[in-house]
RNA sequence: GCCCCCGUAGCUCAACGGAUAGAGUGUCGGUCUUCGAAACCGCAGAUGGGGGUUCGAUUCCCUCCAGGGGCA
Numbered sequence: 001g002c003c004c005c006c007g008u009a010g011c012u013c014a015a016c017g018g019a020u021a022g023a024g025u026g027u028c029g030g031u032c033u034u035c036g037a038a039a040c041c042g043c044a045g046a047u048g049g050g051g052g053u054u055c056g057a058u059u060c061c062c063u064c065c066a067g068g069g070g071c072a
Stems, first nucleotide, its partner, number of pairs: 001071005007065001010025004018055001028042004048064005
């Protein structure tokens, strides 16, 4: 330098172009307990940045950024 893959809650993963972006786990709060753990209940928390297409973009296109792999 060229090609391919990937980027969504703290972490691990979902989501035909159309519903309020959904789960597990974790944090926090509550119930329970003498206290804790476990169990149960509840709250908060996310689409890498910038453009474009579209009535509508997490999804499609371009570019940049970050990560991984291959060739040279």

A computed fold for a 72-nucleotide RNA from a Minisyncoccota bacterium, annotated as transfer RNA. The source organism's lineage runs through Bacteria, Bacillati and Minisyncoccota. It matches the Rfam family "tRNA". The prediction has a mean pLDDT of 81. RNAcentral holds the sequence, with entries from ENA.